Predicted 3D model of a 364-nucleotide RNA (Bacterial RNase P class A) from Candidatus Hadersleviella danica. It is recorded under the gene name rnpB. The prediction has a mean pLDDT of 78. Lineage of the source: Bacteria > Chloroflexota > Promineifilales (SeqCode) > Promineifilaceae (SeqCode) > Candidatus Hadersleviella. Rfam family: Bacterial RNase P class A. From the family's description: Ribonuclease P (RNase P) is a ubiquitous endoribonuclease, found in archaea, bacteria and eukarya as well as chloroplasts and mitochondria. The family's RNA type in Rfam is ribozyme.
RNA sequence: CAAGUUGGCUGGGUGGUCGCGCUACGGUUUCGGCCGUGGUGAGGAAAGUCCGCACUCCACAGAGCACGGUGCUAGCUAACAGCUAGGCGGGGCGACCCGACGGCAAGUGCAACAGAGAACGAAUUGCAACGGCCGCAAGGCUAGUUGUGAGGGUGAAAAGGUGGUGUAAGAGACCACCAGCAGGGGCAGUGAUGUCGCUGGCUAGGCAAACCCCACCGGGAGCAAGGUCAAGCAGAGUGUUAGGGCGGCUCGCUCAAUAGCACUCGGGUAGACUGCAUGAGGCGGCCGGCGACGGCCGUCCCAGAUAGAUGAUCACCACCACCGCAAGGUGGCACAGAAUGCGGCUUAUAGGCCAACUUGAGGA
Numbered sequence: 001c002a003a004g005u006u007g008g009c010u011g012g013g014u015g016g017u018c019g020c021g022c023u024a025c026g027g028u029u030u031c032g033g034c035c036g037u038g039g040u041g042a043g044g045a046a047a048g049u050c051c052g053c054a055c056u057c058c059a060c061a062g063a064g065c066a067c068g069g070u071g072c073u074a075g076c077u078a079a080c081a082g083c084u085a086g087g088c089g090g091g092g093c094g095a096c097c098c099g100a101c102g103g104c105a106a107g108u109g110c111a112a113c114a115g116a117g118a119a120c121g122a123a124u125u126g127c128a129a130c131g132g133c134c135g136c137a138a139g140g141c142u143a144g145u146u147g148u149g150a151g152g153g154u155g156a157a158a159a160g161g162u163g164g165u166g167u168a169a170g171a172g173a174c175c176a177c178c179a180g181c182a183g184g185g186g187c188a189g190u191g192a193u194g195u196c197g198c199u200g201g202c203u204a205g206g207c208a209a210a211c212c213c214c215a216c217c218g219g220g221a222g223c224a225a226g227g228u229c230a231a232g233c234a235g236a237g238u239g240u241u242a243g244g245g246c247g248g249c250u251c252g253c254u255c256a257a258u259a260g261c262a263c264u265c266g267g268g269u270a271g272a273c274u275g276c277a278u279g280a281g282g283c284g285g286c287c288g289g290c291g292a293c294g295g296c297c298g299u300c301c302c303a304g305a306u307a308g309a310u311g312a313u314c315a316c317c318a319c320c321a322c323c324g325c326a327a328g329g330u331g332g333c334a335c336a337g338a339a340u341g342c343g344g345c346u347u348a349u350a351g352g353c354c355a356a357c358u359u360g361a362g363g364a
Stems, first nucleotide, its partner, number of pairs: 001360010012317007020041009043335001047346002050344005055222004067218005072086005087101001088099004102213002107211002109207002124152002126148005131142004160178006179203001181200003185196004226274004235265008243255004281300008319332005
């Protein structure tokens, strides 16, 4: 210098004018607000709503079943399907990357096309022996009987591999080595696992993001959760006035199915407040740990809308593209956007920056 790998950071800046939400203070008010000044006002993903929690209400003796999830090991964490460190398998020259990575020698099931055959092994082409036929013979043919699974061919996959012994031809039939399996042991490791012997039978195919088995985990609904206050309407009660009844009048009494008015009460709609911004919080330092992370100390307070504020516009600068010898000009400037909060994952993202490492080339 080129090509890469991994991890991290950033995500335009300054000023003017007009405007919006929240808020502190002051003023004003017809108590609804309004005005002035100051402060503050989106993100790395606020997104998808895919996991996990907090919080709230409801349900709940205990155990089991069903259903769902997770699935190498050790740790971290409030928890997780997340993260860290490691093991194993696969990929890459390498840095490094990827993996639902328990069990198919419990049971059941499945396997397109091709192929004879896709599973209590099959017999297409073959290879042999016997028989038959032809031929003087050498030998040839064979649709019969028997043996066989080595060779050819199909397939993603065909019942260990290589070499030998053996045989009519062959075959773990037998032997050596190798691979792999089961059982049991030594050593190393917390463990996954690694490694080295022993014994056995000679081989056991694939799929569990197929049913299933095993182990562990899981109650339901969600901030429109939930709580407080509470117009109006309807309801209940009390009082009172008018009215009805006590065959006329006054007083008095009385009236569920009369009305008005006033007051009180319970539930509770609209609405308001709360939940709701001090938190598994941010930043800095020290300590422990390989690390995820944890502990201690210091410091800071950092959106809170409710149909949803966080905007518009102008100028200058930065960045990118194009044009131009140049001065400069024109255009562009990502993805997106809070709604109870938090930890993750995933997805989108113009451009820029940093660190470590790998491979190759050149130079000193």